The prediction has a mean pLDDT of 85. The part of an RNA shown here (small-subunit ribosomal RNA, 5' domain) has 499 nucleotides and comes from an uncultured prokaryote. The full RNA is in RNAcentral, with records from ENA. It matches the Rfam family "Bacterial small subunit ribosomal RNA". The family has 99 seed sequences and 42,628 matches in Rfam 15.1.

Context: one part of a larger RNA
């Protein structure tokens, strides 16, 4: 955070599965870098060749614009969802330190010189397929050898570092259209140090009930030695002692994500934990790791189980508690939109690319706030209804009439901030001004008391009403309709929660 009856004109700004952490078809939410490599599948220009229908078809050229798949680097740990679990240092608050920190800012010293592979291409096999083997060959900011500072030392040694690429210049060297191992400039790269940010452990104190839970505890509680860790610690072993915890409620069980807050309240205090922010868990169920500055990692990885789909039966393939959507549940909760134009985010020297974060629209009276449905005159107190003591009385200035006005809609025109150069999804949107014609726009509950509101039929403890007290058995202001009134208004009533 409402749902349900009746009604329903418009705008502005929120909100919008609270229930099955039930199952999910489809689509898209994470990707970028050719300024790190080798190259060239596809598309486009240009040449060339070859056919011609004279601008096509087929072919060659990575020389050029780019660029599938790969190798490498970043980022996929953020952003978004959800509230299972958790009663706990989880969260609130106030310390504390035995630590780490990619990018990012300050600075120190440095980037020398060579090697082997392996993807991909390309041969060849298997396999329905997912995907696999095996030969041959190749690149790098991928890999590895070497060591200065640096760490560890038993003082003998041991470990441990790096990478270039882009673009402009030619005054020297080399060479002479021009390049290069030269020079400048950018962005990287290795090491020490500090810093900013984050993040990790620790400990005071607060954090729902139940005693129809009173005892609990064997890595348990504390040393010693080791190990692991980024880092104190039984965090793990081994060995030693026997310790710890507990009515100031251990332990066991119900229940619950915690806060800023929110709502009620005069307040003290109750209640709550939707949007919006911090922060903690979780990611199909359990368990377990790898890589990394950071995960034991929603859209990695492995294993085990359940469900679902594919299959040539041999095997395999998947998690919507991401935005949309589907079925199921349920009294009940929304488009299988648009755009990256802003704001931030990832990459990237930039152009840029990619962003269901977001920013807009969409649907719903869900809320909350404003708007309107018309204004003035009009008494033969008009007709009709209803009442009535038949005389009126009342709906009633109300209507018609006349006079006027155009919010809002509708129809046209001009048309923005948002981006101070270019770039506008919203949107031909807001707004402006012209035209139309009172025209297109009122409804729900109620009238015994309590509680604003009153008669008359009609029924006859009957059909009903009712929140409570209580009405109806023949004169019912209580039921059912009628006329009249009260009472909220695009709502009104009921139900439901809280105070």
């Nucleotide at each position: 955070g409402a749902a349900c009856g009746c009604u329903g004109g418009c705008g502005g700004c929120a909100u919008g599965c609270u229930u099955a952490a039930c199952a999910c078809a489809u689509g898209c939410a994470a990707g970028u870098c050719g300024a790190a490599c080798g190259g060239a599948a596809a598309c486009g220009a240009u040449g060339g060749u070859a056919g011609c229908u004279u601008g096509c078809u087929a072919u060659c050229a990575g020389g050029c614009g780019u660029c599938g798949a790969g190798u490498g680097g970043c980022g996929g740990a953020c952003g978004g969802g959800u509230g299972c679990g958790u009663a706990a240092c989880g969260c609130g608050u106030g310390g504390a330190u035995a630590u780490c920190u990619g990018c990012c800012c300050a600075g120190u010293a440095g980037a020398g010189g060579g090697g082997g592979a392996u993807a991909g291409c390309c041969c060849g096999g298997g396999g329905a397929a997912a995907c696999c083997c095996g030969g041959a060959u190749u690149a790098a900011u991928a890999c590895a050898a070497u060591a200065a500072g640096c760490u560890c030392u038993a003082c003998g040694g041991a470990g441990u570092a790096a990478a270039g690429u882009a673009u402009g210049c030619c005054u020297c060297u080399c060479c002479u259209u021009a390049g290069a191992a030269g020079c400048a400039u950018a962005c990287g790269c290795u090491u020490a140090u500090a810093g900013a940010u984050g993040a990790g452990c620790c400990c005071g104190c607060g954090u729902u009930g139940g005693a129809u839970u009173a005892g609990c505890u064997a890595g348990u509680u504390g040393g010693u030695a080791a190990g692991g860790u980024a880092a104190a610690g039984g965090c793990u072993u081994a060995c030693c002692a026997a310790g710890g915890c507990g009515a100031c409620g251990a332990u066991c069980u119900c229940u619950a994500g915690c806060u800023g807050g929110u709502u009620u309240g005069a307040g003290a205090g109750g209640a709550u934990g939707a949007u919006c922010a911090g922060c903690c868990a979780c990611a199909c169920u359990g368990g377990g790791u790898c890589u990394g500055a950071g995960a034991c990692a929603c859209g990695g990885c492995c294993c085990a189980g359940a469900c679902u789909c594919c299959u040539a039966c041999g095997g395999g393939a998947g998690g919507c508690a991401g935005c949309a959507g589907u079925g199921g549940g349920g009294a009940a909760u929304c488009u299988u939109a648009g755009a990256c134009a802003a704001u931030g985010g990832g990459c990237g020297c930039a152009a840029g690319c990619c962003u269901g974060a977001u920013c807009u629209a969409g649907c719903c009276a869900u809320g909350c706030c404003g708007c309107g449905u018309g204004a003035g005159u009009g008494a033969u107190g008009a007709a009709g209804g209803c009442c009535u003591u038949a005389g009126g009385g009342u709906c009633g200035u109300a209507a018609a009439g006349c006079u006027c006005u155009u919010u809002c809609g509708c129809c046209a025109g001009a048309g923005a901030u948002g981006a101070u150069a270019a770039u506008g999804a919203c949107a031909g949107u807001a707004u402006c001004u012209g035209g139309u014609a009172a025209a297109g726009a009122a409804a729900c509950c109620c009238c015994g008391g309590c509680u604003a509101a009153c008669u008359c039929c009609g029924u006859g403890c009957c059909a009903g009403c009712a929140g409570c007290c209580g009405c109806g058995g023949u004169a019912a202001u209580a039921c059912g309709g009628a006329g009249g009134g009260g009472g909220u208004u695009a709502g009104c009533g009921u139900u439901g929660u809280u105070c």